RNAcentral holds the sequence, with entries from Rfam and Ribocentre. Predicted 3D model of a 100-nucleotide RNA (SAM riboswitch aptamer (S box leader)) from Thermoclostridium stercorarium subsp. stercorarium DSM 8532. The organism belongs to Thermoclostridium stercorarium subsp. stercorarium, within Bacteria. Its mean pLDDT, the model's own confidence on a scale to 100, is 81.
[in-house]
RNA sequence: UCCUUAUCAAGAGAGGUGGAGGGACUGCGCCCUAUGAAACCCGGCAACCGGCAUUUGCACGGUGCCAAAUCCUGCAGGAUUAAUUCCUGAGAGAUGAGGA
Numbered sequence: 001u002c003c004u005u006a007u008c009a010a011g012a013g014a015g016g017u018g019g020a021g022g023g024a025c026u027g028c029g030c031c032c033u034a035u036g037a038a039a040c041c042c043g044g045c046a047a048c049c050g051g052c053a054u055u056u057g058c059a060c061g062g063u064g065c066c067a068a069a070u071c072c073u074g075c076a077g078g079a080u081u082a083a084u085u086c087c088u089g090a091g092a093g094a095u096g097a098g099g100a
Base pairs, nucleotide, nucleotide: 001100002099003098004097005096006095007094008093013042015041016040017039021032022031023030027073029071043066044065045064047063048062049061050060051058052057070092075089076088077087078086079085
């Protein structure tokens, strides 16, 4: 990097460094940010696999995650409406595990 599979509406700091961006995209919106963005450190959460437990836990290890539903929408279908709003599915994405 590619394939398969599971999950994605919960959870997670008034800390330190830093100094202007960030929220996946090719688009539409909208939001966060000098009352400090990204990144790093500390701290935390507990999604998966392992470990220890054995009743629904521990935070011990490997990754992961810590604004807003994967922020919304964008593709198809359905319901509905004055405008619209809602639902389902796919696609795409993220994370874990297995394989090549």